[in-house]
Molecule: c-di-GMP-I riboswitch aptamer
RNA sequence: UAAUAUUUUGGGCAAACCUAAGGAAACUUAGUGACGCAAAACUAUAGGGCCUGUGAAAUGGCAGCCAGUUACAGAA
Numbered sequence: 001u002a003a004u005a006u007u008u009u010g011g012g013c014a015a016a017c018c019u020a021a022g023g024a025a026a027c028u029u030a031g032u033g034a035c036g037c038a039a040a041a042c043u044a045u046a047g048g049g050c051c052u053g054u055g056a057a058a059u060g061g062c063a064g065c066c067a068g069u070u071a072c073a074g075a076a
Stems, first nucleotide, its partner, number of pairs: 006076005012037002018031005035064001041069003047066002049062003
């Protein structure tokens, strides 16, 4: 100096409820609030799956369902 492992500290995101706005709905955005998360970061022109909607059908949604891609800092 580099890599790996462990410990520790710091930073990150934000479920439900409620309020406001949008939407036919699912749901989204903002505020509030923390159930939790080491990928709860990104991807919904996509592989699967789920939700809404319909006589049937997504061209509407969900990344905090699986999945794919990328990935923190300091100290000991």